This is a predicted structure of a 72-nucleotide RNA (transfer RNA) from a bacterium. It matches the Rfam family "tRNA". Its family is annotated with triplet codon-amino acid adaptor activity in the Gene Ontology.
RNA sequence: GCGGGUGUGGUUGAGUGGUACAACACUUCCUUCCCAAGGAAGAGGUCGAGGGUUCGAAUCCCUUCACCCGCU
Numbered sequence: 001g002c003g004g005g006u007g008u009g010g011u012u013g014a015g016u017g018g019u020a021c022a023a024c025a026c027u028u029c030c031u032u033c034c035c036a037a038g039g040a041a042g043a044g045g046u047c048g049a050g051g052g053u054u055c056g057a058a059u060c061c062c063u064u065c066a067c068c069c070g071c072u
Stems, first nucleotide, its partner, number of pairs: 001071007010024004018055001026042005048064005
């Protein structure tokens, strides 16, 4: 330099055009003498960044950044 893959709450993942979900973690409450376990509720992400297509984009297109793999 070329090609491919990944990027989504604190963490790990799901989500292939129509209001971004789950688990764990976190906060409060219930249960318990306390802890753990269990149960209930809650907060937290506009999806790596920019632009485009569309009535509508995490999703499709272009550029770009970071990481990983391969080739040279």